The part of an RNA shown here (small-subunit ribosomal RNA, central domain) has 350 nucleotides and comes from an uncultured bacterium.
The coordinates come from a structure-prediction model, not an experiment, and the mean pLDDT is 89.
Rfam family: Bacterial small subunit ribosomal RNA.
Context: one part of a larger RNA
RNA sequence: CUGGGCUUAAAGAGCACGUAGGCGACUGGCCAAGCAUCUUGUGAAAUCCCUCGGCUCAACCGAGGAAUUGCGAGGUGAACUGGUCGGUUUGAGCUGCAGAUGGGUGACUGGAACUCUAGGUGGAGUGGUGAAAUGCGUAGAUAUCUAGAGGAACGCCGGUGGUGAAAACGGGUCACUGGCUGCAUGCUGACGCUGAGGUGCGAAAGCGUGGGGAGCGAACGGGAUUAGAUACCCCGGUAGUCCACGCCGUAAACGAUGGGUACUAGGUUCGGGGGAGUUUGACCUUUUCCGGGCCGAAGCAAAAGUACUAAGUACCCCGCCUGGGGAGUACGGUCGCAAGGCUAAAACUC
Numbered sequence: 001c002u003g004g005g006c007u008u009a010a011a012g013a014g015c016a017c018g019u020a021g022g023c024g025a026c027u028g029g030c031c032a033a034g035c036a037u038c039u040u041g042u043g044a045a046a047u048c049c050c051u052c053g054g055c056u057c058a059a060c061c062g063a064g065g066a067a068u069u070g071c072g073a074g075g076u077g078a079a080c081u082g083g084u085c086g087g088u089u090u091g092a093g094c095u096g097c098a099g100a101u102g103g104g105u106g107a108c109u110g111g112a113a114c115u116c117u118a119g120g121u122g123g124a125g126u127g128g129u130g131a132a133a134u135g136c137g138u139a140g141a142u143a144u145c146u147a148g149a150g151g152a153a154c155g156c157c158g159g160u161g162g163u164g165a166a167a168a169c170g171g172g173u174c175a176c177u178g179g180c181u182g183c184a185u186g187c188u189g190a191c192g193c194u195g196a197g198g199u200g201c202g203a204a205a206g207c208g209u210g211g212g213g214a215g216c217g218a219a220c221g222g223g224a225u226u227a228g229a230u231a232c233c234c235c236g237g238u239a240g241u242c243c244a245c246g247c248c249g250u251a252a253a254c255g256a257u258g259g260g261u262a263c264u265a266g267g268u269u270c271g272g273g274g275g276a277g278u279u280u281g282a283c284c285u286u287u288u289c290c291g292g293g294c295c296g297a298a299g300c301a302a303a304a305g306u307a308c309u310a311a312g313u314a315c316c317c318c319g320c321c322u323g324g325g326g327a328g329u330a331c332g333g334u335c336g337c338a339a340g341g342c343u344a345a346a347a348c349u350c
Base pairs, nucleotide, nucleotide: 004321005320006319007304008303012318014201015200016199017198021194022193023192025088026087027086028085029084030083031082033081034080035077036076037075038074039073040072041071042070049065050064051063052062053061054060091191092188093187094186095184096183097182098181099180103177104176105175106174107173108172109171110154114150115149116148117147118146119145120144121143125136126135162169163168206247207246208245209244210243211242215241216240220236221235222234223233258317259316260315261314262313263312266295267294268293269292270291271290272289273288274287275286276285277284299306300305323350324349325348332343333342334341335340
C1' cells in the first nucleotide's frame, strides 16, 4: 500500500453554509495528457534465474541467454478518463398559480392562576406531614368579597399532529422575514453532489454590565427522620430562573444511525397538495406527489432488530475507530473575563 469497520461491541463531527480538493447527465467534432500497442535508446559489471562447460563431486569458477517489471524518444489507436469547441434536457435553478405551517424577529395586547397592598365581613385557629414540629395568627391570620399593583407562564383546542439544518418553536393581533409542497409546463442549459481548513447557529447551567423579581428555588438557616442524616419529607430562603446587550460553546446536542443519488414486495394510518369517477358534493371510491408513524416479504444482521424514513443493493464525498486502565488526563499550542473548551500523549499496569 491493499485489506476491516462505525444503531446497541471502539468508532457519525451538535447542526448548517461554504473555500480548496475529490467526484460528476446525454450527444457530436477535434486534441492525444492519462491509457493501449509497436519500434528504438538506455537500464554498468557482479548477484538472482535458465542452459552448457571447468576443478574426481560440491561449494566455487567460466561462457551464453533471460531478467532488470524503470526512464527517454518516435509511430499508431481513440472505447474509457481528461482537455477543448458545439448541441440537448431528464439533474439543478428560475418563473406563474394554488396551498399548509407552535419557522424567525419586533411591537402591541388578553384572560385564568399566583403573590403583595388597601378596604369590608368574620373571630381562632391555620398550615404542613406517614405522624409531627419549625412557620403564620387576637398588632385579627386562614376563609370570603371589592379595588389596585406586579412578574412569569400560556389550560381546553393538542394529536399517534405541524414547522425548523440542528438547538428548538404553542394565548391573541399586526408589521417585517426564512424555508417547504403541489400543479403548469414557459425560461436558463450541468449552472450539480460532497466538503479538509474556515465561518455562522447552537438546550441547560455559568460569566460581564444594566434592569426586573410574582412563583419556583442550588447555597444557606430552621423543623423532623435517623445510630448518624452535611439527604430524601416540612417551614423559610439568596444567587438563578425573566429582559437588553456581550461572552461561554458544552449535553444520553440520541434515531446513540453523516450528506447526496438511483434501484428493490406489500398492508395500514395521519398531515399537505393535484387528477379521475360517482347525479351536485364538503361524503365515498380510485390514482399520483411530498411529509410523519406502525406492521411486515426478500435481503441484511452476532442477535435484538432493520426493512422505499434501510441497518438491503450500488456509486460519490466527508468525519471517525484500532484492547482495558492511566486519560479525554499531563505537557505544549490556541480560544475564554473566569469557569473552562478544543487539540492531545507517555511512563507504568492488566